[in-house]
Molecule: transfer RNA
Organism: Betaproteobacteria bacterium
């Protein structure tokens, strides 16, 4: 230095142009003598940024950051 992949909720993650979503985690509430464990409800998002098509962009594209892989190079 190139090539590839991935970035969405606090965590692991789906979703891949037409209303953003599970799982645990929280937070109330049931239910128990109580506590897990179970139900049920609630909260939680600039969909890494910046442009771009397109009526319509988390999804297509371009550039950029970050993060992993594989290589060139150097030793």
């Nucleotide at each position: 230095u190139g090539c590839c992949g991935c970035u969405u909720a606090g965590c692991u993650c789906a979703g891949g142009a037409g209303u953003a979503g599970a799982g645990c985690a929280g937070u109330c509430g049931g239910u128990u003598g109580a506590u897990a464990a179970c139900c049920g409800a609630c909260a939680g998002g600039c969909c890494g940024c910046u442009g771009g098509u397109g009526c319509g962009a988390a999804u297509c594209c371009a550039g950029c950051a970050g993060c992993g892989g594989c290589g060139a190079c150097c030793a």